[in-house]
Molecule: c-di-GMP-I-GGC riboswitch aptamer
Organism: Betaproteobacteria bacterium
RNA sequence: CCUGAAAAAGGCAAACCCGUCGAAAGGCGGGGACGCAAAGUUACCGGUCUAAAGGGCUCGCGCCCCAUGACAGCGGGAUUGCCAGGC
Numbered sequence: 001c002c003u004g005a006a007a008a009a010g011g012c013a014a015a016c017c018c019g020u021c022g023a024a025a026g027g028c029g030g031g032g033a034c035g036c037a038a039a040g041u042u043a044c045c046g047g048u049c050u051a052a053a054g055g056g057c058u059c060g061c062g063c064c065c066c067a068u069g070a071c072a073g074c075g076g077g078a079u080u081g082c083c084a085g086g087c
Stems, first nucleotide, its partner, number of pairs: 001086004011036002016031006034073001040079003044076003047071003054065004
């Protein structure tokens, strides 16, 4: 420098359960492992989820629009790093 076929020292932890924060999506902590070679970090691009506030319709119930909220374990980009193999 290239690669991730095999392996895994060390690492992460889906669903589900408990606690907690949140309007929700979801976050955080504990338990738990479906998986992961960046399942480390980052909302820059695309995408997805939610709709409190705001707006529209309605007598009302309610419905619709909307990200400023969220997802990095949806794809891409950026950036840092472990192990192994090759040069």